[in-house]
Molecule: Fluoride riboswitch aptamer (crcB RNA motif)
Organism: Shinella sumterensis
RNA sequence: GCGUGGGAUGGGGAUGGCGUUCCCCGACAACCGCCGACGAUCGGCUGAUAGCGCCUGCCGAACC
Repeated sequence: GCGUGGGAUGGGGAUGGCGUUCCCCGACAACCGCCGACGAUCGGCUGAUAGCGCCUGCCGAACC
């Protein structure tokens, strides 16, 4: 370094961070949003959460 087998650290939940709860996966995995035309491709839309709380960013409104 390559191949095979077993186990494990662990990993993931459509854009960031922390806490907490839940779910999923076993590295060939879980995961990688939606709509229209639709072959490629092009156009449009929602949300920083899997859920909740907080922070940061973004959007809108009101007040000073």